[in-house]
């Protein structure tokens, strides 16, 4: 260099053009339970890497940029 994958809350997944105003688990705040802690209940906080482009309509599909992984070639 070339070709394939991936990027979603403070971590780890879901998610396959309209059911997403994005859901779950943990973590976190607050009530709550308990003598107290933890457990448990109940609420809440917080994210689509980034730019463009198709589309009525994009987390989802295309280009391109970043960053991460994996392959594979180099020439004389």
């Nucleotide at each position: 260099g070339c070709c394939c994958c991936c990027a979603u809350a403070g971590u780890g997944c879901a998610g396959a053009g309209g059911c997403c105003u994005a859901g779950c688990a943990c973590a976190c705040c607050g009530c709550u339970c308990u003598u107290u802690c933890a457990c448990g209940g109940c609420g809440g906080c917080a994210g689509c890497a980034c730019g463009g482009g198709u589309u009525c309509g994009a987390a989802u599909c295309c280009c391109g940029u970043u960053g991460g992984g994996g392959g594979u070639a180099c020439c004389a």

Transfer RNA from an uncultured bacterium, 76 nucleotides, folded computationally. The sequence was found in a public genome assembly. The coordinates come from a structure-prediction model, not an experiment, and the mean pLDDT is 84. Rfam family: tRNA.